Description
Predicted 3D model of a 534-nucleotide part of an RNA (small-subunit ribosomal RNA, 5' domain) from a Neisseriales bacterium.

Context: one part of a larger RNA
RNA sequence: GAUUGAACGCUGGCGGCAUGCUUUACACAUGCAAGUCGAACGGCAGCACAGGUGGCAACACCGGGUGGCGAGUGGCGAACGGGUGAGUAAUACAUCGGAACGUACCGUGUAGCGGGGGAUAACGACGCGAAAGCGUAGCUAAUACCGCAUACGCUCUUUGUUAUGAAGAGGAAAGUGGGGACCUUCGGGCCUCACACUAUACGAGCGGCCGAUGGCUGAUUAGCUAGUUGGUGGGGUAAAGGCCUACCAAGGCUUCGAUCAGUAGCGGGUCUGAGAGGACGAUCCGCCACACUGGGACUGAGACACGGCCCAGACUCCUACGGGAGGCAGCAGUGAGGAAUUUUGGACAAUGGGGGCAACCCUGAUCCAGCCAUGCCGCGUGUCUGAAGAAGGCCUUCGGGUUGUAAAGGACUUUUGUUGGGGAACAAGCUUAUCUUGUCUAAUAAACAAGAUAGCAUGAGUGUACCCAAAGAAUAAGCACCGGCUAACUACGUGCCAGCAGCCGCGGUAAUACGUAGGGUGCGAGCGUUAAUC
Numbered sequence: 001g002a003u004u005g006a007a008c009g010c011u012g013g014c015g016g017c018a019u020g021c022u023u024u025a026c027a028c029a030u031g032c033a034a035g036u037c038g039a040a041c042g043g044c045a046g047c048a049c050a051g052g053u054g055g056c057a058a059c060a061c062c063g064g065g066u067g068g069c070g071a072g073u074g075g076c077g078a079a080c081g082g083g084u085g086a087g088u089a090a091u092a093c094a095u096c097g098g099a100a101c102g103u104a105c106c107g108u109g110u111a112g113c114g115g116g117g118g119a120u121a122a123c124g125a126c127g128c129g130a131a132a133g134c135g136u137a138g139c140u141a142a143u144a145c146c147g148c149a150u151a152c153g154c155u156c157u158u159u160g161u162u163a164u165g166a167a168g169a170g171g172a173a174a175g176u177g178g179g180g181a182c183c184u185u186c187g188g189g190c191c192u193c194a195c196a197c198u199a200u201a202c203g204a205g206c207g208g209c210c211g212a213u214g215g216c217u218g219a220u221u222a223g224c225u226a227g228u229u230g231g232u233g234g235g236g237u238a239a240a241g242g243c244c245u246a247c248c249a250a251g252g253c254u255u256c257g258a259u260c261a262g263u264a265g266c267g268g269g270u271c272u273g274a275g276a277g278g279a280c281g282a283u284c285c286g287c288c289a290c291a292c293u294g295g296g297a298c299u300g301a302g303a304c305a306c307g308g309c310c311c312a313g314a315c316u317c318c319u320a321c322g323g324g325a326g327g328c329a330g331c332a333g334u335g336a337g338g339a340a341u342u343u344u345g346g347a348c349a350a351u352g353g354g355g356g357c358a359a360c361c362c363u364g365a366u367c368c369a370g371c372c373a374u375g376c377c378g379c380g381u382g383u384c385u386g387a388a389g390a391a392g393g394c395c396u397u398c399g400g401g402u403u404g405u406a407a408a409g410g411a412c413u414u415u416u417g418u419u420g421g422g423g424a425a426c427a428a429g430c431u432u433a434u435c436u437u438g439u440c441u442a443a444u445a446a447a448c449a450a451g452a453u454a455g456c457a458u459g460a461g462u463g464u465a466c467c468c469a470a471a472g473a474a475u476a477a478g479c480a481c482c483g484g485c486u487a488a489c490u491a492c493g494u495g496c497c498a499g500c501a502g503c504c505g506c507g508g509u510a511a512u513a514c515g516u517a518g519g520g521u522g523c524g525a526g527c528g529u530u531a532a533u534c
Stems, first nucleotide, its partner, number of pairs: 001534004006530005013379006020371001021337001026335003030332003035076003040073002043069002047067003051062004083290003093214006101207003106203007114148001116146002123138001125136004154170006175195006182189002216262003223253003228250008265287004269280004292313005315326004343369001345368003351365001352363004382412004392403004418470005426461001432454008478523005483504003489518005499506002
């Protein structure tokens, strides 16, 4: 000099954009942070509507008929998104390669979607318990569950070929909605379209695995290792492999630093520096690890799962003492710790995510607002004129000098602020209706795709940004320093005292170094100090 997620002191007008528990991975009150689908299902607790009964009426009762829908079965999601950096020196990360793999949803193909069955929750009944919750015997549905049939692909076995092959065995499925000439026992059938479903191939994206290279410290850590190193058989996995197991061999690593110990998430990057390098790894992006502590599996395409389960432990809470409940390193917020770090805010309008045909619902992701000069950037606190060089202050050689065009006075302007008025963009879509063309079809219906037109709308921020007008210099300057380094000097007070100080050093009666004042210098809504890095 530059820099910071800073803090402290003094001071403080506005705006834009960013940042904001670096310490205790300490403990947490309260609310919210993951739901959705009635176009899978049986139903109907509550709401609304139509209907029926009673009533003059208000209204009461009945009633899944309709809109819908609590609880329940079922599907998808909950493995993403969000947080934190404890652990980890290598099962991590970065870069470059590799072969023995998986993949829900998505895209493109191929082949199917036939025929049956038995349950169970909800519910009503009975019972136990303070509660959390649980039991018993009944009823019922499905895209829930289980068989049967079928099998181009698929898996296994046998066999054969240069290769394509052949034979045998095994293994699937589910319906729902829209429309309709026709049929009907009025339930529906049949046809068709769409979305689902089953098997399989390929793709895309995503993920699992292996190898090489690279980057910390310590030798006051020199030897380490028995599933250890390799082989064979077996098992296991989606998959290679001591991944596991039985047997066999005796290997494997290491002064090019093994092992042990300490420290630490890694990278893109950030800061500094002419560079080489050094230091760091907040915010943003990629990867990893973790979710009260330790262990374990279940479900599932995917987890050994932050807001799932089981066991053990510590802690907190409820209890009728028999037994139960909980996990903010999600967003706010509280206590504690600390020099120190914000609101228990608004909205799903946009972007994105989950579910759904869709409408739509959910979303503390996100977008916004709030707080803080924490940082960066921009603007302002007036402009011109004005010598009697006023008054006052300070100094003085008492002549004067300086503050100083500074003020006053005169003439203007109105950024910001105040008041009044106007006022965006972020909104595109989705959906509905009509038309045209195309696909499918028995069909001009319906559906889907593309296009056009029309209509109804959608903004949290927000009456915000911005624009116009009005009055009026009106609403707005401090901080540090002045011995040398280092830009800037005098007076008074003090008298090795009080004090200063980054280094050298000042202060013991004429202190440009302490304190105050005048003046000056530097920066300026900041200025200094402290800490830290280069």
The source organism's lineage runs through Bacteria, Pseudomonadati, Pseudomonadota, Betaproteobacteria and Neisseriales. The coordinates come from a structure-prediction model, not an experiment, and the mean pLDDT is 85.